[in-house]
Molecule: transfer RNA
Organism: Thermoguttaceae bacterium
RNA sequence: GGGGGAUUAGCUCAGUUGGGAGAGCGUCUGGCUGGCAGCCAGAAGGUCAUCGGUUCGAGCCCGUUAUCCUCCA
Numbered sequence: 001g002g003g004g005g006a007u008u009a010g011c012u013c014a015g016u017u018g019g020g021a022g023a024g025c026g027u028c029u030g031g032c033u034g035g036c037a038g039c040c041a042g043a044a045g046g047u048c049a050u051c052g053g054u055u056c057g058a059g060c061c062c063g064u065u066a067u068c069c070u071c072c073a
Stems, first nucleotide, its partner, number of pairs: 001072007010025004019056001027043006049065001051063003
């Protein structure tokens, strides 16, 4: 330098026929309990890495940039 892959909640990750942004763990609140453990219920938390484009509509399609992984040289 070139090819491929990854980037979504604090963490680990789903979501690819283009239209609802989610799960587990964690955090917070309440309840049960002798109990700060355990169980149950609820809540908060996301500019979907960046910028731009396509589209009525983009996490998803196209391009740019960045970081990481991998292969080739």